[in-house]
RNA sequence: CAAGUUGGCCAAACAGUCGCUGAGGUAUAACAACCUUGGAGGAAAGUCCGGGCUCCAACGGGCAGAGCACCAGGUAACACCUGGGCGGUGUGAGCCGACGGAAAGUGCCACAGAAAAUAUACCGCCAAUUAACUUCGGUUGAUCGGUAAGGGUGAAAAGGUGCGGUAAGAGCGCACCGCGUUGUUGGUAACAAUAACGGCACGGAAAACCCUGCUCGGAGCAAGACCAAAUAGGACCUCGUUAAUUCGUGGCCCACGAUGAGGUCGGGUAGGUCGCUCGAGGGUGUUAGUGAUAACACUCCCAGAUGAAUGACUGUUCACGACAGAACCCGGCUUAUCGGCCAACUUGGAUC
Numbered sequence: 001c002a003a004g005u006u007g008g009c010c011a012a013a014c015a016g017u018c019g020c021u022g023a024g025g026u027a028u029a030a031c032a033a034c035c036u037u038g039g040a041g042g043a044a045a046g047u048c049c050g051g052g053c054u055c056c057a058a059c060g061g062g063c064a065g066a067g068c069a070c071c072a073g074g075u076a077a078c079a080c081c082u083g084g085g086c087g088g089u090g091u092g093a094g095c096c097g098a099c100g101g102a103a104a105g106u107g108c109c110a111c112a113g114a115a116a117a118u119a120u121a122c123c124g125c126c127a128a129u130u131a132a133c134u135u136c137g138g139u140u141g142a143u144c145g146g147u148a149a150g151g152g153u154g155a156a157a158a159g160g161u162g163c164g165g166u167a168a169g170a171g172c173g174c175a176c177c178g179c180g181u182u183g184u185u186g187g188u189a190a191c192a193a194u195a196a197c198g199g200c201a202c203g204g205a206a207a208a209c210c211c212u213g214c215u216c217g218g219a220g221c222a223a224g225a226c227c228a229a230a231u232a233g234g235a236c237c238u239c240g241u242u243a244a245u246u247c248g249u250g251g252c253c254c255a256c257g258a259u260g261a262g263g264u265c266g267g268g269u270a271g272g273u274c275g276c277u278c279g280a281g282g283g284u285g286u287u288a289g290u291g292a293u294a295a296c297a298c299u300c301c302c303a304g305a306u307g308a309a310u311g312a313c314u315g316u317u318c319a320c321g322a323c324a325g326a327a328c329c330c331g332g333c334u335u336a337u338c339g340g341c342c343a344a345c346u347u348g349g350a351u352c
Base pairs, nucleotide, nucleotide: 001348002347003346004345005344006343007342008341009340010339012317013316014315015314016313017312018311020039021038022037023036024035025034026033041323045334046333048332049331050330051329052328053220054219055218056217060254061253062252063251065216066215067214068213069212070084071083072082073081074080085099086097087096088095089094100211101210105209106208108204109203122151123150124147125146126145128143129142130141131140132139133138159177160176161175162174163173164172178200179198180197181196182195183194184193185192186191224274225273226272227271234265235264236263237262238261239260246258247257248256281300282299283298284297285296286295287294288293318321
């Protein structure tokens, strides 16, 4: 100097004029008016997870269903986050993982290939018998056997490499690697290292069904609570009264609890207040920890609209402004995105 990786911050700024709105105040009979002060995001988005809060509701059991799935921590909790292990990937900094089980069972592995799982003999190799030919070394064919080492097909072919052995071969034997069992050591653990024994094989995939283990009520601020007003606490019919039927906030069954059921005609209301923002809150520092985070101290108040508030105009600056607007709140994940800044690390080149 160039190219990358990881983490963090900002999200046009300033000034003026007019306008909107929450809170507090002045003021008024009340309204208006005036003053002070606050007023959209890093994702407010998706509605995908987890909760707080409210109600069902006073308590249970089972089945089905859903979610998670290496180990240890964090958290209110989680499918989230942090660290570690193993596997894959990149020269590397790093990144990714739907990471329990294939000997519980069922199904699948196209095409090619002889054969795709207790699965083989297409081309070959060897031996015996036999026929023909012969340059007497052998060659070709048939029959009956042995073989899976070589070649071919494929993503994958009865562990791999090498040596010995054999008629030719084969873990047939041996060495190393791989695999299994057991022990020892290190580690909280997942695991890692190592030693001994064993020739040991029935591959892949569960992001197929499934099996195993753990966890799980539901609905949602249009939840829910209160106030005011109005009408008609209306009329009629059938059945019935030990009950049936029906209801009780995911489905089914049991338990428990509540309740007469069905039909016809006709009438009123849908307005206001609360919930609604002081929070598992923000900032700074110290301590502990690899870290997520936790504790302590100090400090701050930072939107609460309701047909829906923050807009319009002018001037200046430069990084020329993308994606984009709260509606009960919070912790995450995912998606979209113009440009700028900071820190650490990796690789390449040049110079000293």
A computed fold for a 352-nucleotide RNA from a Gammaproteobacteria bacterium, annotated as Bacterial RNase P class A.
Rfam family: Bacterial RNase P class A. Rfam links the family to the GO terms tRNA processing, ribonuclease P activity and dimeric ribonuclease P complex. The family's RNA type in Rfam is ribozyme. Rfam's curators write: Ribonuclease P (RNase P) is a ubiquitous endoribonuclease, found in archaea, bacteria and eukarya as well as chloroplasts and mitochondria.
Of the family's consensus pairs, 97% are formed in the model.
It was read from a public genome assembly, where an Rfam model found it.